[in-house]
Context: one part of a larger RNA
Parts: sequence; structure tokens; C1' cells
RNA sequence: UCCAGCGAGUUAAUUUCUUAGGCAAGGUUAAGUCAAGUGACGGAGCCACAGUGAAAGCGAGCCUGAAUAGGGCGAACAUAGUCUAAGGGAUUAGACCCGAAACCGGGUGACCUAACCAUGAGCAGGUUGAAGCUACUGUAAUAGGUAGUGAAGGACCGAACCGUCGUACGCAGCAAAGUGCUCGGAUGACUUGUGGUUAGAGGUGAAAUGCCAAUCGAACUCGGAGAUAGCUGGUUCUCCUCGAAAUAGCUUUAGGGCUAGCGUCAAUUAAUUAGCAGGCGGGGGUAGAGCUCUGUAAAGGACUGAGGGGGGCAACCCUACUCACCCUUAACAAACUACGAAUACCGCCUGUGGUACAUUGGCAGUUAGAACGUCGGGGCUAAGCUCGGCGCUCGAAAGGGAAACAGCCCAGACCAUCGUCUAAGGUCCCUAAAUAUAUACUCAGUGGGAAACAAGGUGAGAUUUCUUAAACAGCUAGGAUGUUGGCUUAGAAGCAGCCAUUCAUUUAAAGAGUGCGUAACAGCUCACUAGUCAAGAGAUCUUGCGUGGAAAAUGUAACGGGGCUCAAGUAUAUUACCGAAGACAUGGAUGCAUAAUUUAUUAUGCGUGGUAGAGGAGCGUUCCUCUCUGCAGUGAAGCCGGACUGGAAAGUACCGGUGGAGCGUGAGGAAGUGAGAAUGCUGGA
Repeated sequence: UCCAGCGAGUUAAUUUCUUAGGCAAGGUUAAGUCAAGUGACGGAGCCACAGUGAAAGCGAGCCUGAAUAGGGCGAACAUAGUCUAAGGGAUUAGACCCGAAACCGGGUGACCUAACCAUGAGCAGGUUGAAGCUACUGUAAUAGGUAGUGAAGGACCGAACCGUCGUACGCAGCAAAGUGCUCGGAUGACUUGUGGUUAGAGGUGAAAUGCCAAUCGAACUCGGAGAUAGCUGGUUCUCCUCGAAAUAGCUUUAGGGCUAGCGUCAAUUAAUUAGCAGGCGGGGGUAGAGCUCUGUAAAGGACUGAGGGGGGCAACCCUACUCACCCUUAACAAACUACGAAUACCGCCUGUGGUACAUUGGCAGUUAGAACGUCGGGGCUAAGCUCGGCGCUCGAAAGGGAAACAGCCCAGACCAUCGUCUAAGGUCCCUAAAUAUAUACUCAGUGGGAAACAAGGUGAGAUUUCUUAAACAGCUAGGAUGUUGGCUUAGAAGCAGCCAUUCAUUUAAAGAGUGCGUAACAGCUCACUAGUCAAGAGAUCUUGCGUGGAAAAUGUAACGGGGCUCAAGUAUAUUACCGAAGACAUGGAUGCAUAAUUUAUUAUGCGUGGUAGAGGAGCGUUCCUCUCUGCAGUGAAGCCGGACUGGAAAGUACCGGUGGAGCGUGAGGAAGUGAGAAUGCUGGA
């Protein structure tokens, strides 16, 4: 990992609702007794027939209250209960199954290991050479010195023995802690044999929460015990009808509950029902707008008042300071409003609609939501961010489109069909359908990623200036004089800077000078003018499509690909076609309603995606009762293969093989009743 078998809503009591049955103002027995294959007896008791009050109590009334008030619960109208069975819930029990870590009680452990007690044992060899003592020397005497002797030591080196610093191997190992090399102690607080002592709320500990039998922040074992688990996992056949929620309030509550909301089933009510559309009538203070108020804020102006500053003995005066008020222009606001929509909401009427509404009762699930569009709050007008409102899809929705892609676009799958038409989206090839039509644009592969900003890219439109009295561009010529204007300056002559009534003259025209240049001049040039030439030239604004701006990590890689340029790109218009489980067509199944009725059929109409969940109808397994006076060695069950049937679970009194002794149909009943999942359990491969 696979296969086979086993494996989870049960049982009891009480209670409530539904269905069926019995009896009915009544219903019914329990324990038990007798009898005995399911019977009879047993009326204690329980529920109902009257309520109300905390109760005493009173009673069609009672309670509250001072009350004859008001209010609460009842009665009336006449009514319905009770027992049994089955089923849906609840409660109490292990209560659908498996699963803790833990807690408590009684015992068992010191053959491992910790410490201690008693009694034994072990430590090759080598080195060093303390005290003391002896001799000599030395001292006044000690002291001291030299040589020897001597043998001490938690002394030194190093085997056995005890240990384990480092490293390599080992890691399903030789081994649930080892092996090789290296290394520490090795006469000691040493090592070790045997016997004994200390026990879990404890012992022992040169102390690491270490060790106490491969178990230690509290051993093991049995029991309480099926502890508890708001947590995780699992929970077994089929079909049909409907079909949610991820919200609110409260919660030592937030991944759990309770109630409401939303689902389903049954009963009741049947009306001017709900819903939708139109009309009429309402209130509002949002969007917008506005600036009177509350605040914020810009520019200009004038008067008055206040404060500050200056002057003055004072009166008072001045003020390039500050504020308030006023006027004009022009703004901002969720917590501003002299205004004010669209929607939404409420009421009435009319139409449509046909129970979708409402009430009562049984049973739930849900209370982790997600993206997208839109209106807002938070955030950075960040987030596949977060929190609300409205809507939609997913959730619980398959199909077509978006290359692929829960939440986007189209569209809601009962089944069948080698039938038809369409939606979104498409029609050169991959790839179904236009190399369609008309008119333009784009040259950037823009299309097929991006901003501020930049630019004689190019198309369209508008306004305006000059122009055969010759424009624009080019070429030829002129571009002068007072004057080097005045000031300044070392100098300043059109051209460092400042000033100006930047003036005047000659002119076709020529600035007290547009730029280059010089130390200052000089020089070049422009404005301006004439000639030549001969037809359009310039400026501004709006707009379509393009250009630059444009750098990333494995490989083109920012059209799905190929590839595309009077497009297969873009814009506008048009006609065809393709395209889905949509619509239609034909046949079939099924739910609901209506009608006809031949009473289980037919016709018509509307339906039939679906998780949690509610409701309905069935299939199969084991056993029991009756049945077929059922089948069976002329071959049961089981197993293998085939054929056939049913809407599914499934079935066959069909055929063949195997097998060798029991088995089925129909009607009821009872359950150890259905397996793929639980790191499920047992066995096998």
C1' cells in the first nucleotide's frame, strides 16, 4: 500500500407532538392473585370533567385593592378526554462511536540506580625522597651546615581496574548509548564482591530536578472508570419534493450557547391577502447648492471703537503695530443651513396577481463567509486591507465566453435525439463561422502593459495676420549724421552699470541700438529699406491616431500560438454566419393544480440545479408467525461466466460450469440491518 472480515443515533423510564385504533364526560389499571402457551381477576392510584390565590380559602368566579374603581387569570357560546401502538423531538442515564493530559484509593518495587550499614577482596613496574635518627662540623649553649640513614604523600610516570575530553565509524547499529584511535584517575573523598536499610503527599541526592528496574517537575500496577473533552476525526442502501445561514440581542462570551431572523412539514384563516404597475396625498434635510447662523480662510477699501507704542503737565495728538465692527470681490465644512432634489419609506384609489401573505403547532440547520459593482467610515481617495448600507454571483451552480481562471460576462443541467434558432463572445490557420461590404485613420507590430513631461510625426476643425499696390524664404545693395548722448569710470565710443522728454537731422531706410566681439576702439551682424524672383506664406486654439519617457533576475515570455500593415490593427455604419445543458421541436419520466370521471386513468396548465436541513416513497440483509399441502441427490445454499428485466437501491421459476444439503414465494412482525475513509481493529498478501 492493497484485499477480506468486524466497525458508530441504541435501550429503559418520564414527558410532548403527529398518525392509527378502542372507549367516551369519562378513560385506564399498577403491584399482585388465580389459571395456564398470551386468559381472568385486581379501581389502590393517575389523567380529564372548574377556576383562582403565595396561602388560609372562596368558587362561575377568584386575585389585587380602602373600593361597588381599574387591572390580571378564568367561565359563558356548551365541550373532549383518556388508554394502547408506531413514529418525530426533549429530559435522566456512558446515550452516535473512538481519543486525552490528569485526579483519587489499595497494593508492588532499591537484583538498575542514589546514599548508608555489616563483612570480605583488589591496586604490574618505575620515580621522587618530608619528618625523625646517626656521624662529622659548628655555637658560650642553642641555632645552623655537610654526608648518610629513613621512609612520608587525597606526591609523579604508567598496566590491571575505574572512567569517558576529543574525533571517526555506527544511526532498521554488533549495541533501545556500541566500536576504533586518542584521553582522565590509578594508596585514595579509590575500586569492587556478598548480605542488609531507606518507597511515591515518599526516598536518596559533593545538587543535574539527577536517580528510584530501557518509565520520573512526581515510579509501576489494579480499581473508581465507558472520568471529562464547548475540541479533532469518523458515522455504512436508493429515488422523489422543497430548500437555508454565515445576521441581531444577551452571554467569564467571542471557533460554544439561548432567543429572534432565514428553511421545511402539518393544520387553520379566504379577505379589497402578499407582491408588482400606474395615479393621488404625505413627512423629511441626504446629493447638490449656499454663506444668514456656527466655525475656517484670501484680496482690496473706508470710518468708528479697543489694546500696544511714541509725544505731551494735562486736555489731547500721532501711529509703516494688533484686534473687532462695516463695505466690495471671491471660497470651504461629517458634527454649518435663510434653500433643496432623485430614490427610498408611509397611506389611499385603480389595475394586475392567484396564496407566493398571515396565524398556530412539530422538526431543524445556520450565527468563521468571499469576490465584484455602487454609496460611505478607517487606511496613504495603499492592499486579494478593514468596517457598515444597497445590489449581484459564488457559497449550495453544472453549461458557453474571458488561453488557463469559486465570486467577472452570458445562461440556471428531469431523461433521450448524427433536429432547428439564438445569448455573451466570435468568423486568416491552429478552431465552428466573412481573407464580408462602405468610408476614413495608424507605420508605431502602436494594436499586444505605465505617468508627469517633451517634440516642424501625421489626419480633421476653428480663429486670425501678410499677400500681383508682389507677401514668406533665398540672393544683391544700403543700414548714415549731431555723437565717444549725459553720468559713472583707469577706460565705458550702440553693446559692465545708472539716467533720460531714447531727442533731433539726412533719408527709400537705418534703435542714443538685437546678438557676437575689443582693455577701450576697431570689426561682423540684426531691426529697418530698395532691387531681383513669382504664389501663396505665417501665428494661435480645439481634437483623432501615433513617437520618446520605458531597466531584472532558468528561455522568446506584456496578442493563447502561428502569423497580421488599402490588416487578421483602430473608428463609424451595414448584412450574413458560427456559437450553450438557454429557447423551440419530437418522444419519455415525474411533482403540483384544475377538469372529466370509468376510481386509476385521461386531458390541460405550470414545474422538476442544489450543500446544511425538513418532508415523502421504496430496495436489500438476519431471525420469527402464517402461507404456497412451494422447491430440493432427476442436485439446495454458496461461488464463476453469460443472457435478460426494472426509474434507482436491485432482480430472474433464464442458460452453462462448480458445489454437495438444505432453501425460497406471498402477507405480517422484530432488528446486533447496508462500509471507502475514523494516523480505525483483526487476519492475509